[in-house]
RNA sequence: AUGCUAGGGGUGCCAAUUAAGGCUGAGAGAUAAGAAAUUAUUAACCCUUGUACCUGAUCUGGAUAGUGCCAGCGUAGGAAAGCUUAUUAA
Numbered sequence: 001a002u003g004c005u006a007g008g009g010g011u012g013c014c015a016a017u018u019a020a021g022g023c024u025g026a027g028a029g030a031u032a033a034g035a036a037a038u039u040a041u042u043a044a045c046c047c048u049u050g051u052a053c054c055u056g057a058u059c060u061g062g063a064u065a066g067u068g069c070c071a072g073c074g075u076a077g078g079a080a081a082g083c084u085u086a087u088u089a090a
Stems, first nucleotide, its partner, number of pairs: 001085001003083003006048004012023003029042005053078003059072004
């Protein structure tokens, strides 16, 4: 690095109105239950021993129509694995 199986994770913000779109990103999807918060299943995407993701956080500074949009926090703490094949090095 390839393949197989299993597992973990997030799903945001907003202008305008006869529009169904715009921004960033790998990914902002769908269905069901519920008054709602939310929960479950599933699709794609990412990640699996450590720059997926979470906590701190209703955080701090700067931008923006607005938003984890950018930076800090962060040499922080937590966080999910086995086998096989090939190549290289010792």
Molecule: TPP riboswitch aptamer (THI element)
Organism: Clostridium saudiense